[in-house]
RNA sequence: CGAGCCGGCCGGGCGGCCGCGUCGGAACCUUCGGUUCCGUCGAGGAACGUCCGGGCUCCGAAGGGCAGGAUGGUGGGUAACGCCCACCCGGGGUGACCCGCGGGAAAGUGCCACAGAAAGCAGACCGCCGGGCCGUACGGCAGCACAGCGGUACGGACCCGGUAAGGGUGAAACGGUGGUGUAAGAGACCACCAGCGCCCAGGGCGACCUGGGCGGCUAGGCAAACCCCAUCCGGAGCAAGGUCAAGAGGGGCCGUCGGCAGACGGCUCUGCGCGGACGUCUGAGGGCUGCCCGCCCGAGUCCGCGGGUGGACCGCACGAGGCCGGCGGCAACGCCGGUCCCAGAUGGAUGGCCGCCUCCCCCGGCGCCGCGAGGCUCCGGGGAGACAGAACCCGGCGUACAGGCCGACUCGUCCG
Numbered sequence: 001c002g003a004g005c006c007g008g009c010c011g012g013g014c015g016g017c018c019g020c021g022u023c024g025g026a027a028c029c030u031u032c033g034g035u036u037c038c039g040u041c042g043a044g045g046a047a048c049g050u051c052c053g054g055g056c057u058c059c060g061a062a063g064g065g066c067a068g069g070a071u072g073g074u075g076g077g078u079a080a081c082g083c084c085c086a087c088c089c090g091g092g093g094u095g096a097c098c099c100g101c102g103g104g105a106a107a108g109u110g111c112c113a114c115a116g117a118a119a120g121c122a123g124a125c126c127g128c129c130g131g132g133c134c135g136u137a138c139g140g141c142a143g144c145a146c147a148g149c150g151g152u153a154c155g156g157a158c159c160c161g162g163u164a165a166g167g168g169u170g171a172a173a174c175g176g177u178g179g180u181g182u183a184a185g186a187g188a189c190c191a192c193c194a195g196c197g198c199c200c201a202g203g204g205c206g207a208c209c210u211g212g213g214c215g216g217c218u219a220g221g222c223a224a225a226c227c228c229c230a231u232c233c234g235g236a237g238c239a240a241g242g243u244c245a246a247g248a249g250g251g252g253c254c255g256u257c258g259g260c261a262g263a264c265g266g267c268u269c270u271g272c273g274c275g276g277a278c279g280u281c282u283g284a285g286g287g288c289u290g291c292c293c294g295c296c297c298g299a300g301u302c303c304g305c306g307g308g309u310g311g312a313c314c315g316c317a318c319g320a321g322g323c324c325g326g327c328g329g330c331a332a333c334g335c336c337g338g339u340c341c342c343a344g345a346u347g348g349a350u351g352g353c354c355g356c357c358u359c360c361c362c363c364g365g366c367g368c369c370g371c372g373a374g375g376c377u378c379c380g381g382g383g384a385g386a387c388a389g390a391a392c393c394c395g396g397c398g399u400a401c402a403g404g405c406c407g408a409c410u411c412g413u414c415c416g
Base pairs, nucleotide, nucleotide: 001412002411003410004409006407007406008405009404010403012357013356014355015354016353017352018351020042021041023039024038025037026036027035028034029033044387048398049397051396052395053394054393055392056237057236058235059234063293064292065291066290068233069232070231071230072229073087074086075085076084077083088102089100090099091098092097103228104227108226109225110222111221112220125167126166127163128162129161130160131159132158133156134155135154136153137152138151140149141148175193176192177191178190179189180188194218196215197214198213199212200211201210202209203208241314242313243312244311249270250269251268252267253266254265255264256263257262272306273305274304275303276302277301278300285297286296287295321340322339323338324337325336326335327334328333360383361382362381363380364379365378367376368375369374
């Protein structure tokens, strides 16, 4: 210098004007409240998808079994996880490094497209080999001749059998190489190698690694097919949940009017009216919301029609919190000390315009360097600046993203 690989970070800055929301203070007003002024704070690295895990809240503190779901190398981290870290194994790369949906297929069942003869208690299409049959040629026996007998060689699109060495198909064809052997062959046998299982020794917390011995000689893949094994899982979710107010209709009391019936007003209690079905211990219905058992609550429950209120507040912003420093740990992370307070809307605030600067791109010009293609500094003009926005809160994962910064490392080339 070129190419690459990994990790971390930023996500424009300053000023002016106008505008919005929370909270605090002050003033004013028509004083549940509203307006104005001042101050304060006001989106993100992903606030996103809502995929996973938790906090929090309620359901009856939720026992047992079945079913169902999730996870899946080992050891750690964590509130927890399907996340993170380190390591192991397998695969890829010259390398930095990357990828893995990584338990069990010699428990059982099932499947293996297309091609191919055959796809799982293998398989004979071609080829190879043996036998039969047929044909041709040659010579032999026999014979007057025809017919016949047996032999050798070659051939056959036929028949019977052997063979998994070779060809061909396929993602995959029942170990590889060499030899012995055979009619031809074959782990049929032998040597070496690969692989599998068991045993022993050593190392490691462990996954596993290294070495030795024995065995039968060979066992295909798929478990994100059923299934088996181990571990974990009650359900619903901030429209959770709670407090207050209001309300249709009805009851009671008081007051006024009135001859009575009643009407109006005020206070208070309840929380609506009508119809139907089932039920009140011979117990409906409900509670774990899939099922069963067990246990418990229990006087109301369900359906239809009509009507009313459909507001405010809490939950709710101090938290597994941010930043800085130290210590422990390879790391994820933990512990200690200091410091800071940092959105809270509810038709839903967090925005718009202008100027300067920075960054990137394009055009033009002066100057410098270089033989040259071209490069650099400065000036002027123009353009672009992404993905996307809280809604109970955290930890992750996944996805989107203009442009830029920093650091570690690898390979190649050149120079010293």

A computed fold for a 416-nucleotide RNA from Streptomyces sp. DSM 116795, annotated as Bacterial RNase P class A. It matches the Rfam family "Bacterial RNase P class A". Rfam classes the family as a ribozyme. The RNAcentral record of the sequence draws on ENA. Of the family's consensus pairs, 95% are formed in the model. The prediction has a mean pLDDT of 75.